[in-house]
RNA sequence: AACUCAUCGAGACCGGUCGAGGGACAGGCCCGUAGACACCGGGGCAACCUGUGGGGAUUGGCGUUCCCACAAAGGUGCCAACUCCUGCGAUGGAAGCGCAAAGUCCAUCGUAAAGAUGAGCC
Repeated sequence: AACUCAUCGAGACCGGUCGAGGGACAGGCCCGUAGACACCGGGGCAACCUGUGGGGAUUGGCGUUCCCACAAAGGUGCCAACUCCUGCGAUGGAAGCGCAAAGUCCAUCGUAAAGAUGAGCC
């Protein structure tokens, strides 16, 4: 790298260095010389891994598994915008048109795609 599973509407900023691009990709829309992005230091958020307690399912039992509450030392992660929005499909509506289909725009929904993070596997 690939594969499997879970989650993605909440939350959390200061200082220093650098200097022009950055927000994965495409379109849009934003951020950025009043210094973004990145890196370094400190701080914080969260609770995936972890610990404690309670309850449920299953089992003869061990065990396995699910839910809830609490904790935060360690391993990750994260600290603009819902994963910034859309991308595939479905439904409804609007404009338009002689009528319809396709197409366009808007909204909603989904176990879609893509992506991110964690845990596992090789």